[in-house]
Formats: sequence, structure tokens, C1' cells
RNA sequence: GGGAAACUCUGGAGAGCGUGAUCGCACGAUCGCCACCGAAGGGGCAGCGGCAGGAACCUUGCCGUAAUCUCUCAGGUACCAAGGACAGAGGGGUGAAGC
Repeated sequence: GGGAAACUCUGGAGAGCGUGAUCGCACGAUCGCCACCGAAGGGGCAGCGGCAGGAACCUUGCCGUAAUCUCUCAGGUACCAAGGACAGAGGGGUGAAGC
């Protein structure tokens, strides 16, 4: 100089009451198949910056780097419950990191 994570409370969307089999008294659970969702997590990209051929312009290749964009690996798809990016408040704040 800067003003952060954990943690607590509150709010918090989307998409199938799909189908078959197994377990089961049932609620349900697991696996397969088809159809979907994006806001746990994860992957990818622009521009910009750097390096190299090569030397100002130009061009090619490589590296770094973003999201609520995109992909749907994972996760999720009646109500409830759980989860949930993000937001507000508290907390940390007798103040962390980069610089």
C1' cells in the first nucleotide's frame, strides 16, 4: 500500500412423476437405454502479452491468459430433502496474498 479465503445466516435457477431389469412390504436405491439441464467441480476459445523463423510492416508457429460464453466428462432433471454459481449480512478486520 492493498483489503482476501475459510466459517455462519439468508436468498438462490434450469431440465423426465421417462423406460426396462434387479433389490425391496413400501417409500425408494442401483444399473442399462432414450430424451433433456447448466449455476458444484472440470475441459475449450477471443483479444492482448511473450518467444521463434526474420528483419520495420506483414505472415506463420508455439506458450501464457476470461466469463454467467461454450462443451456436457462429472453432476443434475415431480413435490420434499440434499446440492447449488452468484448476491446480501456477519466474521476474519488489532488485516492474508500479489504489488